[in-house]
RNA sequence: GCCCAGCUAGCUCAAUCAGUAGAGCAUGAGACUCUUAAUCUCAGGCUCGUGGGUUCAUGACCCAUGUUGAGCA
Numbered sequence: 001g002c003c004c005a006g007c008u009a010g011c012u013c014a015a016u017c018a019g020u021a022g023a024g025c026a027u028g029a030g031a032c033u034c035u036u037a038a039u040c041u042c043a044g045g046c047u048c049g050u051g052g053g054u055u056c057a058u059g060a061c062c063c064a065u066g067u068u069g070a071g072c073a
Stems, first nucleotide, its partner, number of pairs: 001072002004069004010025004019056001027043005049065005
């Protein structure tokens, strides 16, 4: 230099043909327990790497760009 894949909650990851974002773990509260742990219930938390565009509507499509990893030279 070329090419491919990834970037979504604190962490690991989902999200079909574009219809308005979820799970597990973690965190907080409550129940249970002599207490802790475990278990059960509930709650908070992400506008999707960044900036534009298309569209009635985008995490998804288009353009530019950042970053991580792999491959080729």
This is a predicted structure of a 73-nucleotide RNA (transfer RNA) from Moschus moschiferus. Model confidence (mean pLDDT): 82 of 100. The sequence is in RNAcentral, with records from Rfam. Its Rfam family is "tRNA". About the family: Transfer RNA (tRNA) molecules are approximately 80 nucleotides in length. By type it is a transfer RNA.